[in-house]
Context: one part of a larger RNA
Molecule: small-subunit ribosomal RNA, 3' major domain
Organism: uncultured bacterium
RNA sequence: UGACGGGGGGCCUGCACAAGCGUUGGAGUAUGUGGUUUAAUUUGAAGCAAAGCGGAGAUCCUUACCAGGCCUUGACUUGUGAUGUGAAGAUACAGAGAUGCAUUAGAGGUCAACAUCCACACAGGUGGUGCAUGGUUGUCGUCAGCUCGUGUCGUGAGAUGUUGGGUUCAAGUCCCGCAACGAGCGCAACCCUUGUGGCAUGUUGCUAACAGGAAAAUCUGAGGACUCAUGCCAGUCUGCCGUUGACAAACGGGAGGAAGGUGGGGAUGACGUCAAAUCAUCAUGCCCCUUAUGGCCGGGGCUACACACGUCCUUCAAUGGCGGGUACAAAGAGCAGCGAGACAGGGAUGUGGAGCGAAUCUCAUAAAAGCCGUUCCAGUUGGGAUUGGAGGCUGCAACCCGCUUCCAUGAAGUGGGUAUCGUUAGUAAUCGCGGAUCAGCAUGCCGCGGUGAAUACGGUCCUCGGGCCUUGCACU
Numbered sequence: 001u002g003a004c005g006g007g008g009g010g011c012c013u014g015c016a017c018a019a020g021c022g023u024u025g026g027a028g029u030a031u032g033u034g035g036u037u038u039a040a041u042u043u044g045a046a047g048c049a050a051a052g053c054g055g056a057g058a059u060c061c062u063u064a065c066c067a068g069g070c071c072u073u074g075a076c077u078u079g080u081g082a083u084g085u086g087a088a089g090a091u092a093c094a095g096a097g098a099u100g101c102a103u104u105a106g107a108g109g110u111c112a113a114c115a116u117c118c119a120c121a122c123a124g125g126u127g128g129u130g131c132a133u134g135g136u137u138g139u140c141g142u143c144a145g146c147u148c149g150u151g152u153c154g155u156g157a158g159a160u161g162u163u164g165g166g167u168u169c170a171a172g173u174c175c176c177g178c179a180a181c182g183a184g185c186g187c188a189a190c191c192c193u194u195g196u197g198g199c200a201u202g203u204u205g206c207u208a209a210c211a212g213g214a215a216a217a218u219c220u221g222a223g224g225a226c227u228c229a230u231g232c233c234a235g236u237c238u239g240c241c242g243u244u245g246a247c248a249a250a251c252g253g254g255a256g257g258a259a260g261g262u263g264g265g266g267a268u269g270a271c272g273u274c275a276a277a278u279c280a281u282c283a284u285g286c287c288c289c290u291u292a293u294g295g296c297c298g299g300g301g302c303u304a305c306a307c308a309c310g311u312c313c314u315u316c317a318a319u320g321g322c323g324g325g326u327a328c329a330a331a332g333a334g335c336a337g338c339g340a341g342a343c344a345g346g347g348a349u350g351u352g353g354a355g356c357g358a359a360u361c362u363c364a365u366a367a368a369a370g371c372c373g374u375u376c377c378a379g380u381u382g383g384g385a386u387u388g389g390a391g392g393c394u395g396c397a398a399c400c401c402g403c404u405u406c407c408a409u410g411a412a413g414u415g416g417g418u419a420u421c422g423u424u425a426g427u428a429a430u431c432g433c434g435g436a437u438c439a440g441c442a443u444g445c446c447g448c449g450g451u452g453a454a455u456a457c458g459g460u461c462c463u464c465g466g467g468c469c470u471u472g473c474a475c476u
Stems, first nucleotide, its partner, number of pairs: 002475001007471008016460002020423003024419001027314002030311005035305002043054002065300002068297004074122001078121003081117005089104003093100002124289002127287003133283002135278003138274001140272001145185006151160003164176003191266004196234007206223002210221003237260001240254002244250001316416001320375005332363003337356002342351003387408007429451007
């Protein structure tokens, strides 16, 4: 100096506690993990920061695992030698297939291309080591810190600056003081988005006025007002007023304003910590395998099940369930695609194929809400697991092992012990919609809007994390 913990003291801060709201822990299911089982149940991840994580989607493929059938210069790269041939392709037969065998066809034109053989150099490895590495990532933490140059002080390690007094709802932010004066990486700002207005431009968007059309609809003409879209500006800067303050920084209040003191949200992650994670994205040193730890194939497994844990979904109902009729979104996707109207079916869906590479057409009816009716507190008209039957879709193929429709069946569960998580506003809670992956498969993930609270809004006694200063013992 630093870290540390047994500490002590002071200051500050955070959904850290407190004040509320809703969960998890009980039940069923989904999913991941451990364990067990297995021929194999491939593998990594391990407190927070592993466990709906890699995996944005395991019937084959994927696939790395297992048993079996096969190949050995190899599925793939570059090159050497020899030999040969109208190559790849297609077809028949055998086989589970890989493959074998036979025939056919006819690109190319002998220094080419391809094949075979032998021998090589080599290929190949999701084999090992993340404690040999690069790159990437998590975490403390969007916490306010981490340092340097010169100077000064100290024998030196080092100190100073960065400490002190204020301030910041955030900041080593700013002000004042000071043997320091400056500077860098961070903070903030610059970027995107959202909230207000103006101007310009109006198609595929819009429709107030005018005209047409009428059963109705921007349906048509027409229009640029409005909405909206795109672009460019303006606006918020503690700028103004007065209070407090050290005449400072700044705090609290007010005006104007759509917005007020960082307006809301995002992107952005300093020096470093954890020999943190990843050799299975990729790259790569070393080690290892080389008729196998490489390669091909059909089949099985990754989907097992006494059990334990994590994360979700659906619930236990009346602020509800069911039936009927009826409103209002945003953000997206679409050509091997989205697929309208129409028709068939009770439905999943099928037939058919208008329009659209999309502000034009389609996916596409938003749902909760509100209205009317029913139900009358029950294991029920709540709840939907499980199972039987009959279908539909995708796909060579749904037995192991997909999704879905209809009929029947109708389990546990009556609000969950110790404990525990999220959350401060358009948030929690609740409701639906879309997308990526994808042939098919979503209760997961990433987005979107609708409805829309309660309670702290400053209290720090306690619990946890963090920052600054200080003290002391042992360590270095």